[in-house]
RNA sequence: GUAGAGGUGCGGUAUUCAACGGUCUGCGGUGGAGUUUGAGAAGCUUUGAUGCCGGAGGGUAGAGGGUAUUGCCGAAGUAGAUAGUAUUCUCAGUGCUAUUUGCUGGCUCUAUGGUUAACAGCUAUAGGGCUGUCUCAAUAAACAUCUCAGUUUAUUGAGUUGUGCUAU
Repeated sequence: GUAGAGGUGCGGUAUUCAACGGUCUGCGGUGGAGUUUGAGAAGCUUUGAUGCCGGAGGGUAGAGGGUAUUGCCGAAGUAGAUAGUAUUCUCAGUGCUAUUUGCUGGCUCUAUGGUUAACAGCUAUAGGGCUGUCUCAAUAAACAUCUCAGUUUAUUGAGUUGUGCUAU
């Protein structure tokens, strides 16, 4: 360099389904000065804003389940930095994309925190469990052997972890 392994393994795309506790429209009630992520500008607002309650309608973003298909095993995720882009305008913030640096072998459960409309999902830390690779030790079987040493497989225990492991 190439090809592979772990398993509810990790991602992408398309399609479909459900759903209001987010968002939209208009109605009624309450309430009485602010409101749009922060600052400034601009806009809306006493012809009643933000907020709260009720019921009606609409479509369904993001997230989730199913199906199909596809790329893979740092798959991918996460934190930082840089650049671009979106958010009414500027700066900041935030979302998305790309590059780069660091950390994490994989799955799962619990607690706490973050995100979110959400008790779903995602994510960070800590702890528990299962598991893969490699190493060491012990036992058993087989192979080999004059004998000893040795090789392979399985079980048990312990330790480590991906820039690792196996084959070439």